[in-house]
Context: one part of a larger RNA
């Protein structure tokens, strides 16, 4: 490379926008780039290949024909694609109404719990474990009650719920502001998808500065256990944890399923709309889930939310280690990320 994959066997990019490329609904009309169909020219010999001929045979060596899949030219068809005019209304968008949501982003307030401060009651213990001990405590703790004060995180509700591209998002409340949905079928008319580069976004650690610091808590210290215990338990306890601003840029970023459209059996449960009657079930649309049916799969299992059956475009994969290593490059303050071999060796 072709083939053939990519839920678990090696492989879907973290997610999202979008350039270039690729690919695209009906209907008409023209044109002739691709496409077909016919002619003409070329398209060296040798070689290969068909058929006959010379050497007694072959090999080898000669005549001849076809073929040389191509390329130019020139008449021709118009189905498809292409172009370029004209039209559409389903894809796609926009208006109008509705109604949903822990979708963003800044500010504000809230109440329990908890720490500590300080007063008061009041004593000899309190904390902890399997069991002790460091710890605290007569300088008056623990325990109870009152004011104070701070910082973080919202119990109940709360769900197989919802909302978002993903990351994620939950005390209430204001203020911006973003969406998908459903309904009307008014407006536009293919404006569409899919996207190598690119740009933005990206938990949680960590980095930079400046603030804040209650609980819990990497390192570290001390009791324990323990043959040893650099652990698990246990008192303590920086940093980070929280804001602000800027880095970073990776995670089992998981549904381990790329993104789009289009057909294919049901059963139940549920969000949030629609219609309709009625008081019950039963339709429709868009999500969230369960089972199951063809089919699919190596099973497991998927199974209209596909890993079915099709079609587009992207990204990736090609035995195991060595190695996500060494180089070299770009990017970062740094930690390091990204691209990413090869000897060797089974």
């Nucleotide at each position: 490379u072709u083939g053939g994959g990519u839920u678990u066997a090696a492989a879907g990019g973290g997610u999202g926008c979008g350039u270039a490329g690729g690919c695209g609904g009906c209907c008409u009309a023209u044109u002739a780039a691709g496409u077909c169909a016919g002619u003409g020219g070329u398209g060296a010999a040798a070689g290969g290949u068909a058929u006959c001929a010379g050497c007694u045979u072959a090999a080898c060596u000669g005549a001849u024909g076809a073929c040389g899949u191509g390329c130019c030219a020139u008449u021709g068809a118009a189905a498809c694609u292409a172009a370029u005019g004209g039209g559409c209304u389903u894809g796609a968008g926009u208006a109008c109404a509705g109604a949903c949501g822990a979708g963003g982003u800044a500010g504000g307030c809230g109440g329990a719990a908890u720490u500590u401060a300080u007063g008061g009651u009041g004593u000899a213990g309190c904390g902890g474990u399997g069991a002790a001990a460091u710890g605290c405590a007569u300088a008056g703790a623990u325990a109870c009650c009152a004011u104070a004060a701070a910082g973080a995180a919202c119990a109940c509700c709360g769900a197989u719920u919802g909302c978002g591209a993903a990351g994620g998002c939950a005390g209430c409340u204001u203020a911006c502001u973003a969406g998908a949905c459903u309904g009307u079928a008014a407006c536009u008319g293919a404006c569409g998808c899919u996207g190598a580069g690119g740009c933005a976004c990206g938990a949680a650690a960590g980095c930079g500065u400046g603030g804040g610091g209650a609980g819990a808590g990497a390192a570290c210290a001390g009791g324990a256990u323990u043959a040893g215990a650099u652990a698990c338990c246990c008192u303590g306890g920086u940093a980070g944890u929280c804001c602000a601003c800027g880095c970073c840029g990776u995670a089992a970023a998981c549904g381990a399923u790329g993104a789009u459209u289009a057909c294919u059996g049901g059963a139940u449960g549920u969000g949030u709309g629609c219609g309709a009657u009625a008081c019950a079930c039963a339709g429709u649309a868009u999500g969230c889930g369960u089972c199951u049916g063809a089919g699919c799969g190596a099973a497991a299992g998927c199974g209209u939310u596909a890993a079915g059956u099709a079609a587009u475009c992207c990204a990736c994969c090609u035995g195991g280690g060595g190695a996500g290593u060494a180089c070299g490059a770009u990017c970062g303050c740094a930690a390091g990320a990204u691209u990413g071999a090869a000897a060797c060796u089974c």
About this RNA
A computed fold for a 346-nucleotide part of an RNA from an uncultured prokaryote, annotated as small-subunit ribosomal RNA, central domain. It matches the Rfam family "Bacterial small subunit ribosomal RNA". The full RNA is in RNAcentral, with records from ENA.